[in-house]
Context: one part of a larger RNA
RNA sequence: GAUGACGCAGGGCUUGUCCCUUCGGAUGCUGGCGAAAUGGCUUCAAUUGACCCGUCUUGAAACACGGACCAAGGAGUCUGACACAUGCGCGAGUCUUUGGGUUUGCAAGCCCUUGGGCACAAUGAAAGUGAAGGCGGGUUCGGCCCGCUGAGGUGGGAGCUUCGGCGCACCAUCGACCGAUCUGGAUAUUCUUUGAAAGAUUUGAGUAAGAGCGUAUUUGUUAGGACCCGAAAGAUGGUGAUCUAUGCCUGAAUAGGGUGAAGCCAGAGGAAACUCUGGUGGAGGCUCGUAGAGGUUCUGACGUGCAAAUCGAUCUUCAAAUUUGGGUAUAGGGGCGAAAGACUCAUCGAACCAUCUAGUAGCUGGUUCCUGUCGAAGUUUCCCUCAGGAUAGCUGGAACUCUCAGCAGUUUUAUCAGGUAAAGCAAUGAUUAGAGGCCUUAGGGUUGAAACAACCUUAACCUAUUCUCAAACUUUAAAUAGGUAAGAAGUCCGACUUGCUUAAGUGAAGCCGGACGCUUGAAUGCCGAGUUCCUAGUGGGCCAUUUUUGGUAAGCAGAACUGGCGAUGCGGGAUGAACCGAACGCAGAGUUAAGGUGCCAAAAUCAACGCUCAUCAGACCCCACAAAAGGUGUUGGUUGAUUUAGACAGCAGGACGGUGGCCAUGGAAGUCGGAAUCCGCUAAGGAGUGUGUAACAACUCACCUGCCGAAUCAACUAGCCCUGAAAAUGGAUGGCGCUUAAGCGUUGUACCUAUACUCUGCCGCUGGCGCAAAUGCGAGGCGCCAGCGAGUAGGCAGGCGUGGAGGUCGCGACGCAGCCUUUGGCGCGAGCCUGGGUCAAGCGGCCUCUAGUGCAGAUCUUGGU
Numbered sequence: 001g002a003u004g005a006c007g008c009a010g011g012g013c014u015u016g017u018c019c020c021u022u023c024g025g026a027u028g029c030u031g032g033c034g035a036a037a038u039g040g041c042u043u044c045a046a047u048u049g050a051c052c053c054g055u056c057u058u059g060a061a062a063c064a065c066g067g068a069c070c071a072a073g074g075a076g077u078c079u080g081a082c083a084c085a086u087g088c089g090c091g092a093g094u095c096u097u098u099g100g101g102u103u104u105g106c107a108a109g110c111c112c113u114u115g116g117g118c119a120c121a122a123u124g125a126a127a128g129u130g131a132a133g134g135c136g137g138g139u140u141c142g143g144c145c146c147g148c149u150g151a152g153g154u155g156g157g158a159g160c161u162u163c164g165g166c167g168c169a170c171c172a173u174c175g176a177c178c179g180a181u182c183u184g185g186a187u188a189u190u191c192u193u194u195g196a197a198a199g200a201u202u203u204g205a206g207u208a209a210g211a212g213c214g215u216a217u218u219u220g221u222u223a224g225g226a227c228c229c230g231a232a233a234g235a236u237g238g239u240g241a242u243c244u245a246u247g248c249c250u251g252a253a254u255a256g257g258g259u260g261a262a263g264c265c266a267g268a269g270g271a272a273a274c275u276c277u278g279g280u281g282g283a284g285g286c287u288c289g290u291a292g293a294g295g296u297u298c299u300g301a302c303g304u305g306c307a308a309a310u311c312g313a314u315c316u317u318c319a320a321a322u323u324u325g326g327g328u329a330u331a332g333g334g335g336c337g338a339a340a341g342a343c344u345c346a347u348c349g350a351a352c353c354a355u356c357u358a359g360u361a362g363c364u365g366g367u368u369c370c371u372g373u374c375g376a377a378g379u380u381u382c383c384c385u386c387a388g389g390a391u392a393g394c395u396g397g398a399a400c401u402c403u404c405a406g407c408a409g410u411u412u413u414a415u416c417a418g419g420u421a422a423a424g425c426a427a428u429g430a431u432u433a434g435a436g437g438c439c440u441u442a443g444g445g446u447u448g449a450a451a452c453a454a455c456c457u458u459a460a461c462c463u464a465u466u467c468u469c470a471a472a473c474u475u476u477a478a479a480u481a482g483g484u485a486a487g488a489a490g491u492c493c494g495a496c497u498u499g500c501u502u503a504a505g506u507g508a509a510g511c512c513g514g515a516c517g518c519u520u521g522a523a524u525g526c527c528g529a530g531u532u533c534c535u536a537g538u539g540g541g542c543c544a545u546u547u548u549u550g551g552u553a554a555g556c557a558g559a560a561c562u563g564g565c566g567a568u569g570c571g572g573g574a575u576g577a578a579c580c581g582a583a584c585g586c587a588g589a590g591u592u593a594a595g596g597u598g599c600c601a602a603a604a605u606c607a608a609c610g611c612u613c614a615u616c617a618g619a620c621c622c623c624a625c626a627a628a629a630g631g632u633g634u635u636g637g638u639u640g641a642u643u644u645a646g647a648c649a650g651c652a653g654g655a656c657g658g659u660g661g662c663c664a665u666g667g668a669a670g671u672c673g674g675a676a677u678c679c680g681c682u683a684a685g686g687a688g689u690g691u692g693u694a695a696c697a698a699c700u701c702a703c704c705u706g707c708c709g710a711a712u713c714a715a716c717u718a719g720c721c722c723u724g725a726a727a728a729u730g731g732a733u734g735g736c737g738c739u740u741a742a743g744c745g746u747u748g749u750a751c752c753u754a755u756a757c758u759c760u761g762c763c764g765c766u767g768g769c770g771c772a773a774a775u776g777c778g779a780g781g782c783g784c785c786a787g788c789g790a791g792u793a794g795g796c797a798g799g800c801g802u803g804g805a806g807g808u809c810g811c812g813a814c815g816c817a818g819c820c821u822u823u824g825g826c827g828c829g830a831g832c833c834u835g836g837g838u839c840a841a842g843c844g845g846c847c848u849c850u851a852g853u854g855c856a857g858a859u860c861u862u863g864g865u
Base pairs, nucleotide, nucleotide: 007023009021010020011019012018013016052067053066054065055064068865069864070863071862072861073860076367078224079223080222081221082220083219085217086216087215088214089213090212093118094117095116096115099112100111101110102109122129123128133149134148135147136146137145138144152174153173154172155171156170159166160165176207177206178204179203180202181200182199183198188193227366228365230363234356235355236354237353238352239351245330246329247328248327249326250325251324252323253322256288257287258286259284263280264279265278266277267276268275269274292317293316294315297313298312300311301310332348334344335343369799370798371797372796373795374794379392381390382389383388393538394537396534397533398532399531400530401529402528406526407525408524410523411522412486413485414484415483416482422476423474424473428470429469430468433465435463436462437461440460441459442458443457444456445455446454447453490516491515492514493513494512496510497509498508500507541565542564543563544562546560547559548558549557550556570581571580572579585762586761587760588759589758590757591756595752596751597750598736599735600734604749606748607747608746609745610744611743618738629723630722631721633720634719635718636717637716638715639714640713641712642711650707651706652705653704654703656680657679658678662674663673686701690699691698763789764788765787766786767785768784769783770782771781800854802851803850804849805848806847807846808845809844810843811842818838819837820836821835824833825832826831
């Protein structure tokens, strides 16, 4: 705070926790007062966050596509069939209907009658056959007739119960019956048929005291244009040769020059044939060039043009394969073609028009209001399958049967299977090294005439060792993962049945009865568990840790377990699909995670101890790189040496003799070279560390000593720093900047902050519990409590809005609809109510029905700007 089985008060009697009466309550309407944690609208300023929607996609802000703006139009519809579900009517039936009656009416409705559909019986290819049984009696002995009875057993089961039990639906299981199949064969018989009883671990979409029919709606599938728009194609029938191609017919047109064929003439030469010279002549798919015809180049002009091919200059041809008018012929898989697939009316590698036709598209694009709730998949199998389907999986919805029985991505205990990791070299295979052995084999050699004679040697071989390996090796052998079990459907006792079994009432299986009974047989968790029907979307995936295959490698390709992104926001990583933290109703207060606390920028210029100086410092998972190798940069460490018997470093002194050792050499005296490498004296001095000489010499070092007076040397190791370290726009620890750090390493204590956590209020959903006597309404209601709240494709539920129809109730010239509006209000929202203005004639609420019912996109359509 709520409730009333309550309290208070009164009355009545039959004193019953009885009856009657009254009061106590709340919503609503209304007046006054009045608060905040978030009232509404608008403007300005500052600050913080913030990339553009739609779409395909693993992934879009994308240098992927569509999109200037506005208005109007614009896309899952209707019909049939089937399936499931639900509502309603009747029900072993139900619905419809021919004909008729009634009626003004072949309107509706009602009634009679006939037929039909589905259901009520199945099974078999079919002929066909066709759904317990028991008892009694009769009998023509035919399961033929009559009478009585009758729908199985077991287990689980809601519920009922007299607590003994009875047990619906349904489930499991065992029987029975019907049909088919396979046996079986009695009986009868015209002798080839009939087919009884009895069976089978065969089979059916069957029976076993019916459940259907009709209608309506949603969803799904399917056939239809089938959600809308969209081909390239295909077919049928026509129209075109005023463009252009070619032929034919008939017409027309084509300056002026040049060149100079044949023929002819004259002259000359010649015996002649004939030749030469000069003229004349005027031929030619000859030439220059105008008109005409064409169209090379400027890749000129123009290029929203003068023009859907034009203009200028330049250029080609120009007496014929020339140019051209008119007529005519050839027509679409056809024509015509000096051939370019050219041309066939701005259309040609098959014209144009109409129709089939809303052709088809596994492909592209688009697909229109709100809220709540649940919520995926990119995997399996198959497909002329790889841009697609079917199938299983994952999803949703609707139900049903029950509820303390059961269940589990968990652990424990028991038990089972395994051959990976590891390990091993014992077997298989590969493989290194010596040692020993000589029987055997092979090669070479010495002695030997030769010898399976001896000896030496190389391999094979044997023995004991030794080094290294294996996805397709293994004795051994994990971890993890997997299966099963942890009881009432159990344990024990007794009787019974059987065609099985045994020598056997032996056993096995079954069945019946009884006993034990919630410490009933591990832990933990869940309160829910189980079952059925229908079903959308998906079937391109991608990433990370770990394992793993191919590959030199890859932001490469392919797998496994788990978790993520996809479908998902929030805090952090400056930036960011996947990393770290953590998943989300609306608010208030508090606390944290990851990450941070010099300033940008909330919080430590906090505390303690070390390291580091970089003329390229460094600065936090994924992650946006650097190695081998070096450093007497500096700081630690390990090991081994030296040292007051005086080391190290510095300065100074000595550094000798045998001996010029031996060999070799042209020479070699410590020092070209080779082999050796002693002795003496010493504090110490190498048969010599270097310089040097032709060879000596000389110098120096090792070694010893003096001065000095306390630590010193070497090798290795690892922290920071440095070298190694070169690239194209200027540049990035995020920037500034930072040096006893704001760097690196190790600690501590505070603090900052997420939609995470805690508490509170409110909203919604789900679940549970309770409830109306006195005052209306009230189960579609009221009250209390608890849990939960992300979401693409997709499912379901509840609502808002539009046009029309029926019913009902209303509004309206005292002003409907529409339009405008910073009037006010309600609802989470789609939206609704209300005030004002304008305007002038219709409009609305509720209950039903119905649909051409909601726009931002479709290179959408039309119009406007």